[in-house]
RNA sequence: AGAGUCGACCGAACAGUCGCUGCUUUAUCGCAAGAUAAAGGGGAGGAAAGUCCGGGCUUCGCAGGGUAAAGUGCCAGAUAACGUCUGGGAGGCGCGAGCCUACGGAAAGUGCCACAGAAAAUAUACCGCCGUUUGAUUCGUCAAACGGUAAGGGUGAAAUGGUGCGGUAAGAGCGCACCGCGCAACCGGUAACGGUUGUGGCAGGGAAAACCCCACUUGAAGCAAGAUCAAAUAGGGAAACAUUAUGCGUGACCCGCGCUGUUUCCGGGUAGAUCGCUUGAGCCGCCGAGUGAUUUGCGGCCUAGAUGAAUGACUGUUUUUAACAGAACCCGGCUUAUAGGUUGACUCUUUUU
RNA sequence: GGGCGCUUAGCUCAGCGGGAGAGCACUGCCUUCACACGGCAGGGGUCGCUGGUUCAAUCCCAGCAGCGCCCACCA
Numbered sequence: 001a002g003a004g005u006c007g008a009c010c011g012a013a014c015a016g017u018c019g020c021u022g023c024u025u026u027a028u029c030g031c032a033a034g035a036u037a038a039a040g041g042g043g044a045g046g047a048a049a050g051u052c053c054g055g056g057c058u059u060c061g062c063a064g065g066g067u068a069a070a071g072u073g074c075c076a077g078a079u080a081a082c083g084u085c086u087g088g089g090a091g092g093c094g095c096g097a098g099c100c101u102a103c104g105g106a107a108a109g110u111g112c113c114a115c116a117g118a119a120a121a122u123a124u125a126c127c128g129c130c131g132u133u134u135g136a137u138u139c140g141u142c143a144a145a146c147g148g149u150a151a152g153g154g155u156g157a158a159a160u161g162g163u164g165c166g167g168u169a170a171g172a173g174c175g176c177a178c179c180g181c182g183c184a185a186c187c188g189g190u191a192a193c194g195g196u197u198g199u200g201g202c203a204g205g206g207a208a209a210a211c212c213c214c215a216c217u218u219g220a221a222g223c224a225a226g227a228u229c230a231a232a233u234a235g236g237g238a239a240a241c242a243u244u245a246u247g248c249g250u251g252a253c254c255c256g257c258g259c260u261g262u263u264u265c266c267g268g269g270u271a272g273a274u275c276g277c278u279u280g281a282g283c284c285g286c287c288g289a290g291u292g293a294u295u296u297g298c299g300g301c302c303u304a305g306a307u308g309a310a311u312g313a314c315u316g317u318u319u320u321u322a323a324c325a326g327a328a329c330c331c332g333g334c335u336u337a338u339a340g341g342u343u344g345a346c347u348c349u350u351u352u353u
Numbered sequence: 354g355g356g357c358g359c360u361u362a363g364c365u366c367a368g369c370g371g372g373a374g375a376g377c378a379c380u381g382c383c384u385u386c387a388c389a390c391g392g393c394a395g396g397g398g399u400c401g402c403u404g405g406u407u408c409a410a411u412c413c414c415a416g417c418a419g420c421g422c423c424c425a426c427c428a
Base pairs, nucleotide, nucleotide: 001349002348003347004346005345006344007343008342009341010340012318013317014316015315016314017313018312020043021042023040024039025038026037027036028035029034045324049335050334052333053332054331055330056329057222058221059220060219064255065254066253067252069218070217071216072215073214074088075087076086077085078084089103090101091100092099093098104213105212109211110210112206113205126153127152128149129148130147131146132145133144134143135142136141161179162178163177164176165175166174180202181200182199183198184197185196186195187194188193226275227274228273229272236266237265238264239263240262241261247259248258249257268427269426270425282301283300284299285298286297288295289294354424355423356422357421358420359419360418363377364376365375366374371408379395380394381393382392383391401417402416403415404414405413
């Protein structure tokens, strides 16, 4: 200098004018509720998004037993919890820094593997190779029957350990060496797993993002949850189910517990106020523990809270017009979108010193 | 805001992991004096998109995109 890997951060700035929306204080009006005005101060994000997971919170007579269903899936840890994160193991990719993995079980069972192929999983034999017998013969061989074999060919995405040597009529884990695989013992490790030695000649291919088995987890609904107050009306009509259960609370079902009608449709009324609502598993800094995720302790800070729903418009300057994009109960993650820029650590190649 | 569902030919919809299909519509021919009906033949597909599992994906899994539906209170 070039190429690249892994993080962290910003995400237009400043000034003026006019607005919008909460809060606080003061003044005026009002019996009160409250209204108006002035001043001060606050006002979107790293994803506020998708709603894909997990939790808080709230209601359901408090979630009790069983079945079903759903989800997760190497090991250990972090955490309120998780399908997230951290560390490690195994496999794969890259020269490397590093990156990726839905990574339990196919020897519990059932099912599937189209076409092709002898055979797609209780194995089997089309061509071929070899032996014996018989027949033919132009003596080179050829044909048929029976048997051996799976080395070679061929089919397929996939063919019953791979390579080499020996062996054999031809062959074959038939024997041996190395590699792979299974089993056992010992050693290291919390564990996943790894290493060494011995042993078995090797059996059962794929697929569990097919059913399933094993282990673990899960009650259901969601702030339009729910609580309080106010206003208004016809506490009406029809159908279905039920008549002490075959209904409802109860959610997929049963038991248990509770209630005495329940559900749907049509019709009627109100569509107002307050709380929930933002002080929270909160943010920042320091010290300590830990490889790390994270966390003990101490100190500091308060940082939107609307309900037709605010955060905008114009002007000027700077480098220009700045990307993706707009809170709605709240947090922890994941995923997706994102112009441009700042910065740290590291790797490879080339050149110079 | 919250909870669900769907996407296959121009339209409405089927579709056990191994051929992309049906009806209507469209085009040509026959039939008719002509049209309709009818008969025969034919064309037309990014199975919403992107990845993954698998030998093989419309189908199984994940992530996006688009469209649609439902949810206030009182008696």
Predicted 3D model of RNase P RNA and transfer RNA as a complex of 428 nucleotides. Rfam match: Bacterial RNase P class A. Its mean pLDDT, the model's own confidence on a scale to 100, is 78.